[in-house]
RNA sequence: AGAACAUUGAGAGCGGCGUGAGGGAACUGGCCCGUUGAUCGCCCGGCAACCUGAGGAUCGGUUAAGGUGCCAAGGCCAGGCUUUGCAGCGCAAAGCAGCGAUGUGAC
Numbered sequence: 001a002g003a004a005c006a007u008u009g010a011g012a013g014c015g016g017c018g019u020g021a022g023g024g025a026a027c028u029g030g031c032c033c034g035u036u037g038a039u040c041g042c043c044c045g046g047c048a049a050c051c052u053g054a055g056g057a058u059c060g061g062u063u064a065a066g067g068u069g070c071c072a073a074g075g076c077c078a079g080g081c082u083u084u085g086c087a088g089c090g091c092a093a094a095g096c097a098g099c100g101a102u103g104u105g106a107c
Base pairs, nucleotide, nucleotide: 004104005103006102007101008100013044015043016042017041018040022033023032024031027079028078029077030076045071046070047069050067051066052065053063054062056059075099080096081095082094083093084092085091086090
């Protein structure tokens, strides 16, 4: 670098230090967070159980030591397609796709 596969409405900080105006992946629209300090970095704490381990013994199992990941709001929401509903010309709901994220990872 990366085919492919799995997951993506659950869960977890009123913590400390630093930073200092923008941030919520990108574009558009909305909505929200933010000088009562957002974001980001480090430390501490926590969640989860993808991989490794451990210990059971065959089960959508236990544990949480190690490797990742994650800790506002569904991946904040919508955008494209399909179906259904409403008497409606746009809204709503469900499903799918796409894009993204995380893990494993053939070659």
The RNA shown here (SAM riboswitch aptamer (S box leader)) has 107 nucleotides and comes from a Kiritimatiellales bacterium. Of the family's consensus pairs, 94% are formed in the model.